[in-house]
RNA sequence: CCGGGGAGCCGGGCAGCCGCGUGCGCUUCACGGCGUUCGAGGAAAGUCCGGGCUCCACGAAACAAGGGUGGCGGGUAACGCCCGCCGGGUGAAAGCCCAGGGAAAGUGCCACAGAGAGUAUACCGCCGAUGGCGCCUGAAGCGCACAGGCAAGGGUGAAAGGGUGCGGCAAGAGCGCACCGGGAGCGUGGCAACACGGUCCGUCAUGGCAAACCCCACCCGGAGCAAGACCGCAUAGGGGUCUCGCGCCACUUGCUGGCAGGAGUGUUUCGCUCCGAGAGACCCGGGUUGGUUGCUUGAGCGCGGGAGCAAUCCGGCGCCGAGAUGAAUGGCUGCCCCCGCGGCGCAGGUCCCUUCGGGGAAACCGGCUGCGGGACAGAACCCGGCUUACAGGCUCCCCGGCAAU
RNA sequence: GCGCCCGUAGCUCAGUCGGAUAGAGCAUCGGAUUCCUAAUCCGGGGGCCACAGGUUCGAAUCCUGUCGGGCGCA
Numbered sequence: 001c002c003g004g005g006g007a008g009c010c011g012g013g014c015a016g017c018c019g020c021g022u023g024c025g026c027u028u029c030a031c032g033g034c035g036u037u038c039g040a041g042g043a044a045a046g047u048c049c050g051g052g053c054u055c056c057a058c059g060a061a062a063c064a065a066g067g068g069u070g071g072c073g074g075g076u077a078a079c080g081c082c083c084g085c086c087g088g089g090u091g092a093a094a095g096c097c098c099a100g101g102g103a104a105a106g107u108g109c110c111a112c113a114g115a116g117a118g119u120a121u122a123c124c125g126c127c128g129a130u131g132g133c134g135c136c137u138g139a140a141g142c143g144c145a146c147a148g149g150c151a152a153g154g155g156u157g158a159a160a161g162g163g164u165g166c167g168g169c170a171a172g173a174g175c176g177c178a179c180c181g182g183g184a185g186c187g188u189g190g191c192a193a194c195a196c197g198g199u200c201c202g203u204c205a206u207g208g209c210a211a212a213c214c215c216c217a218c219c220c221g222g223a224g225c226a227a228g229a230c231c232g233c234a235u236a237g238g239g240g241u242c243u244c245g246c247g248c249c250a251c252u253u254g255c256u257g258g259c260a261g262g263a264g265u266g267u268u269u270c271g272c273u274c275c276g277a278g279a280g281a282c283c284c285g286g287g288u289u290g291g292u293u294g295c296u297u298g299a300g301c302g303c304g305g306g307a308g309c310a311a312u313c314c315g316g317c318g319c320c321g322a323g324a325u326g327a328a329u330g331g332c333u334g335c336c337c338c339c340g341c342g343g344c345g346c347a348g349g350u351c352c353c354u355u356c357g358g359g360g361a362a363a364c365c366g367g368c369u370g371c372g373g374g375a376c377a378g379a380a381c382c383c384g385g386c387u388u389a390c391a392g393g394c395u396c397c398c399c400g401g402c403a404a405u
Numbered sequence: 406g407c408g409c410c411c412g413u414a415g416c417u418c419a420g421u422c423g424g425a426u427a428g429a430g431c432a433u434c435g436g437a438u439u440c441c442u443a444a445u446c447c448g449g450g451g452g453c454c455a456c457a458g459g460u461u462c463g464a465a466u467c468c469u470g471u472c473g474g475g476c477g478c479a
Base pairs, nucleotide, nucleotide: 001401002400003399004398005397006396007395008394009393010392012336013335014334015333016332017331018330020039021038023036024035025034026033027032041376045387046386048385049384050383051382052381053224054223055222056221058271059270060269061268062267063266066220067219068218069217070216071085072084073083074082075081086100087098088097089096090095101215102214106213107212108209109208110207123154124153125150126149127148130147131146132144133143134142135141162180163179164178165177166176167175181204182201183200184199186197187196188195189194228293229292230291231290238284239283240282241281242280243279244278247259248258249257250256251254261275262274263273264272300319301318302317303316305314306313307312337374338373339372340371341370342369343368344367346366348365349364350361351360352359353358406478407477408476409475410474411473412472415431416430417429418428424462433449434448435447436446437445455471456470457469458468459467
């Protein structure tokens, strides 16, 4: 320098003028005015996860239903997030990707093609040692392919019950053996996932799909700031307390005892609380709309230190950086910055010619100059993540190649 | 702001516990019938199943993420 990859950051800067919203101060009877402070993001987005906060549910436990997660260890308030490691895939490497538990618990599915698709099978094919039939007087031998044997080869398919080689056989086949793969169990290392090494097994044992039902382990109550609270108001009318009254049985007839029923989150158990219809008296009270609140100091930010491979944690010092509510955070001008296109040979580099004086060219770098452009996107209770969108730019590290020292 | 649902031909819809060359009606095109048209009969074309990625031998269907549309809540 070229190519590939990883991590992090920025995402216009400065000045002037005009304008908008909040807080504070001054002023005004009030409307308002003046000054000053602060004023969007890395994703504020999608609303996909996890929490805080608030309300609902009487409390505890168990279970069911429903939903989610899924290698191991760690981090965290928590997570489906992050970090480290393991296993698999991919790449020459750096690196990248993985919804990565269980298919001998059970059920289901595997279309078409194919002989056979899950208790495997035999279409073509190979063989026919043995038995049978024929030639032959007979034996030997030869032939046929009837009984039968086989699963190597062909063919179908996404997938056909280990693979390669040697032996073996009538032909074959884990039939035998060697290696690879697989299974069981043991030892060593590791917290673990797992790795490594022996031993045994050829009746080597059973394909795939769980982002099909399901099983196993673990986690989860529901709703959401339009939650919730307060203030004032018209109409309708809601609730509470007390009295009368109220299911069944028993007697000692009582403000008695027992039993039953109902309500309080899906069910059950235990505990606790309350009691129907109706009548009367007294008291409290207010849907929507509007206003106030919830509202921004928080798992916060910056700097440097320590522990840890890291995620992260611990302690120190300093700081306060939006709070709008049809919803503010913007616009114009000038200079600078970046990108694209064009023009000018411009005392440079470069290229061409050379009589070495110089002359020429404009593809590239640089310079001057003109025009155009500068992304995705806008807080709405607040955090931690993920995902998605994003013009352009900067920094650091790793791998491969070339060249030079 | 929050919660939920749906995207299949020009239009309206089936198909959604995986096995298709994705169907139906209307519309459209061609032919027949008719003097001509409508109606009727016969035949045809038209779809990347919103988009992208994944699981699977195989995806409209299952999973994830985007895009678009609709409904509800004081």